RNA sequence: GCGCCCGUAGCUCAGCUGGUAGAGCAGCAACCUUUUAAGUUGACGGUCCCUGGAUCGAAGCCAGGCGGGCGCA
Numbered sequence: 001g002c003g004c005c006c007g008u009a010g011c012u013c014a015g016c017u018g019g020u021a022g023a024g025c026a027g028c029a030a031c032c033u034u035u036u037a038a039g040u041u042g043a044c045g046g047u048c049c050c051u052g053g054a055u056c057g058a059a060g061c062c063a064g065g066c067g068g069g070c071g072c073a
Base pairs, nucleotide, nucleotide: 001072002071003070004069005068006067007066010025011024012023013022019056028042029041030040031039049065050064051063052062053061
């Protein structure tokens, strides 16, 4: 330099054909327990990497960037 894949909650990841952004874990609170752990319940937590475009409407489409991984040279 070229090609491919990835970027969504603190972490690991879903999100189908464009139409309300989700799960598990962690953390927080409550219940339970003599206490802790385990278990149960609840709430919290998001600029969907950035900018622009198309669209009534974008995490998902298009273009250009940024970051990471793999392969080729």